[in-house]
RNA sequence: GCCGCAGUAGCUCAUUGGGAGAGCGCUCGUCUGAAAAGCGAGAGGUAGAGAGUUCGAUCCUCUCCUGCGGCA
Numbered sequence: 001g002c003c004g005c006a007g008u009a010g011c012u013c014a015u016u017g018g019g020a021g022a023g024c025g026c027u028c029g030u031c032u033g034a035a036a037a038g039c040g041a042g043a044g045g046u047a048g049a050g051a052g053u054u055c056g057a058u059c060c061u062c063u064c065c066u067g068c069g070g071c072a
Stems, first nucleotide, its partner, number of pairs: 001071007010024004018055001026042005048064005
């Protein structure tokens, strides 16, 4: 330099055109003599950045950035 994959909550990942979610973690409540576990509730996201297509984009197209892998 070229090619491919990935980037979504604090972490690991779903969702692949129309409602942004799960598990763990965090907070509060319940339970306990107290704690853990269990149960219930809640907070937390401009979906890596920007542009385009579309009535509508996390999703499709283009450019860039970051990480990983391959080729030279």